Transfer RNA from a Bacteroidales bacterium, 72 nucleotides, folded computationally.
Order: sequence, then C1' cells, then structure tokens
RNA sequence: GGUCUCUUAGUUCAACGGAUAGAACGAAGGUUUCCUAAACCUUAAAUACAGGUUCGAUUCCUGUAGAGACUA
Repeated sequence: GGUCUCUUAGUUCAACGGAUAGAACGAAGGUUUCCUAAACCUUAAAUACAGGUUCGAUUCCUGUAGAGACUA
C1' cells in the first nucleotide's frame, strides 16, 4: 500500500428498519446491622464524528477518526 472486521453506560456485552436503547458487574442513595460485609429497594449513566436514504436509522449507504486481522 491492498482487502476485511469492529467502535453502544465506568467495564463486559445485547438490541428483525418501528421498545421509554436493555442486562450483568461497578457507582450513588435508602432499609437492615453496634459497625462492616451480605441481602433487598431506588436512582444516575451510553449509540465515535459528519453527511445521505427512509414516514421512521444503533441497524442500510458514503466519507472521516480510532482499534484490530489477513496479505504483498
């Protein structure tokens, strides 16, 4: 250089073009306890960026950025 894949919450991962974008772990608050831990309840938190297609995009298309695999 060429081909291909990936990028969603603090982390690891889900999500037929139509859901309030969800789960686990973690964080904060509460109940309980002499205290801590555990348990239970509640809360906050995310679609890499810019365009396009579509009534409707996390999903499809294009470009950019980042990460990775293969190949010369």
Notes
RNAcentral records the identical sequence in 3 taxa. The coordinates come from a structure-prediction model, not an experiment, and the mean pLDDT is 80. It matches the Rfam family "tRNA". It is annotated as a transfer RNA.